[in-house]
RNA sequence: GGGAUGCACCGCAUCGUCGCGCGGCCCGCAUGGGAGUGAGGAAAGUCCGGACACCGCAGGGCAGAGGACCGGGUAAUUCCCGGGGGCCGAACUGGAAACGGUUCGGCUACGGAAAGUGCCACAGAAAAAAUACCGCCUGGCAUGCCAGGUAAGGGUGAAAUGGUGAGGUAAGGGCUCACCGCACCGGUUGCAAGACCGGUGGCAGGGUAAACCCUCUUCGGUGCAAUCUCAAGUAAGCAGCCAUUAAGAUCGGCCCGAUCGUGGCUGUGGGUAGAGAGCAAAGAUCUUCGAAGCGAUUCGAAGGCAAGAUAAAUGACGGUGCUCGACAGAAUCCGGCUUACAGGUGCAUCCCCAUC
RNA sequence: GCUCCUGUAGCUCAGGUGGAUAGAGCAUUUGUUUCCUAAACAAAGGGUCACAGGUUCGAGUCCUGUCAGGGGCA
Numbered sequence: 001g002g003g004a005u006g007c008a009c010c011g012c013a014u015c016g017u018c019g020c021g022c023g024g025c026c027c028g029c030a031u032g033g034g035a036g037u038g039a040g041g042a043a044a045g046u047c048c049g050g051a052c053a054c055c056g057c058a059g060g061g062c063a064g065a066g067g068a069c070c071g072g073g074u075a076a077u078u079c080c081c082g083g084g085g086g087c088c089g090a091a092c093u094g095g096a097a098a099c100g101g102u103u104c105g106g107c108u109a110c111g112g113a114a115a116g117u118g119c120c121a122c123a124g125a126a127a128a129a130a131u132a133c134c135g136c137c138u139g140g141c142a143u144g145c146c147a148g149g150u151a152a153g154g155g156u157g158a159a160a161u162g163g164u165g166a167g168g169u170a171a172g173g174g175c176u177c178a179c180c181g182c183a184c185c186g187g188u189u190g191c192a193a194g195a196c197c198g199g200u201g202g203c204a205g206g207g208u209a210a211a212c213c214c215u216c217u218u219c220g221g222u223g224c225a226a227u228c229u230c231a232a233g234u235a236a237g238c239a240g241c242c243a244u245u246a247a248g249a250u251c252g253g254c255c256c257g258a259u260c261g262u263g264g265c266u267g268u269g270g271g272u273a274g275a276g277a278g279c280a281a282a283g284a285u286c287u288u289c290g291a292a293g294c295g296a297u298u299c300g301a302a303g304g305c306a307a308g309a310u311a312a313a314u315g316a317c318g319g320u321g322c323u324c325g326a327c328a329g330a331a332u333c334c335g336g337c338u339u340a341c342a343g344g345u346g347c348a349u350c351c352c353c354a355u356c
Numbered sequence: 357g358c359u360c361c362u363g364u365a366g367c368u369c370a371g372g373u374g375g376a377u378a379g380a381g382c383a384u385u386u387g388u389u390u391c392c393u394a395a396a397c398a399a400a401g402g403g404u405c406a407c408a409g410g411u412u413c414g415a416g417u418c419c420u421g422u423c424a425g426g427g428g429c430a
């Protein structure tokens, strides 16, 4: 210098003419005019958490649906930040070996397998209280059988009752010892998850819970087409059933409880489908600066108000600039996650080339 | 807006971690039979299990995300 990957930010700008929207501001008797303003980082997916609204129980329980290392952040979360454990990779390094140490980077759906029940095909002697096929050693008998011992070596497999080395043994085995590992006890340190040190003991019944399940924990429901107001209009009609000592109702299912309750349920028929609020966007809000913090974020000061459509508004033409324009349009709103994305900027890692 | 289901051979559908062989019917091709067809019988071919990733020794099946299609309520 070039390229690749990951993360974060931006993601066409500006001027003019005509056209379109605004419930708010100004002018006008009014039609209308003027000023101002007019899609996103994902507006998408609808995977989560809420604000808000309503329901005479929202109280308890079952079922059901989620979450799961520790600490912190937040209105809240399954989200974000920091730390820990485990796994993988690179470089350096200790040791005879097994096995480690340091730094950097990546991943992690990370409670429990000794509460219980399942599953691990085929191969293999044997797949969880499950071993003796080959082999090795000893004895008998005679060229290959029988009896006993063995689980270090070989084989099978994804996985085979700790590993390495030395000694010992008939041959082997924690059989003995040293180291590593495992279990238990104690100490130091840290808010904690954990880390380190010491002692004792020959000492470890595999994996799988994105299997059923157990432990701890969260969840009342429905959702702006929620909900509220006004106007208009018809037939608060007809039939059947239950009950009036209660049937029944109480916005997912069931049970208990509680409340309401002179009506309730089913079917059929008729009218209306308009206007407004919710929706003046003012908020767990935005911008700048400062302080605290590793960080997520919090606090303080100053300043600001940016679309509100309703069959659905922001388009067309022209000029200039250059990153030559990708993915792509709000419909109650906010905080996250996931997915899509031409090009540009910044940071980190890796590769290639050149120079010193 | 809320919610549920589907995707497997040319077509219509089974299957559903338990085991590495993926099936049935119709259709296609060939053969037998028949005077010739049809029917009947036999055999054969035909599959990235929608796509990508993950768990597991192993995924069509379990989990996550993406794509395409369909239903119900309001």
Stems, first nucleotide, its partner, number of pairs: 001352010012321007020038003025034003040327001044338002047336005052223004059256004064219005069083005084110001085108010111214002116212002118208003133154002135150007162180006181203001182201008227277004237268006248260003285304008357429007366382004375413001384400005406422005